[in-house]
Source information:
A computed fold for a 122-nucleotide RNA from Flavobacterium sangjuense, annotated as SAM riboswitch aptamer (S box leader). Rfam family: SAM riboswitch aptamer (S box leader). Rfam links the family to the GO term regulation of gene expression. Its mean pLDDT, the model's own confidence on a scale to 100, is 82.
This record gives sequence, structure tokens and C1' cells, in this order.
RNA sequence: UCGUUAUCACGAAAGCUGGAGGGAAUAGACCCGUUGAAAGCUUAGCAACCCUUUGCCAAAAGAAGGUGCUACAUUCUAGUCUUUAUGCUGAAUUUAUUUCAGCAUCUCGACAAAGAUAACCC
Repeated sequence: UCGUUAUCACGAAAGCUGGAGGGAAUAGACCCGUUGAAAGCUUAGCAACCCUUUGCCAAAAGAAGGUGCUACAUUCUAGUCUUUAUGCUGAAUUUAUUUCAGCAUCUCGACAAAGAUAACCC
């Protein structure tokens, strides 16, 4: 590196250096940025994955250390399936603003993919 497991709609700031980008990738949007982006350093904070204590376990408490994080839901959507409504096309018969199928848009949730972080593994 790959892989496995867990979590990801909560939470949390400033200073210095720097000088134009940034919000993972592709596409589309939207937002942040000379009232100073990315990156680096310093201090602070948040959280509780490792860790410490208690416990048979589940779990509870803690925050010295190892990480991580401190705009917008992982910023949103782009896959699958379900729900809601509308439109178009076709078929059927019940000729009715009926039933079924397909497609598209919307709506509502769930899952997946990809990503981020931690621990483990080689």
C1' cells in the first nucleotide's frame, strides 16, 4: 500500500509566516477566500478510536500520552430498491378523467459505491 472492523446530520478557536486558491476524485451545482485560500509553526479547544481506572460482560468514568478534528450533513447530487404525486407512450376492457406495463421528473426513507478517521493485519 492492500485488506478487516467501527464511526461519520453532534462538537470545537486564535496568533505568526505565506500570498491564491480551497471545499477528496470525475461531472454538474452551490459556497468559502486579498475583510487573506492552501501549506507550515505556536497555543487553545472538541471528541473519545487507541489509552487509564472500575466492571464477569455489556458498559460507565477520565483525558496524562498516541492519533484525529475545530465553515456549509462526508456542502449537495450524480448507483440500487421502496413510498408519494404528476406527465408521456403502449396495451386491455370496464369506454371510464378505468386497469396494467414501460419511461421521465418530484417526494420519502433504506442500502450500496467512493471518501475521511482510528485500531488491527502483512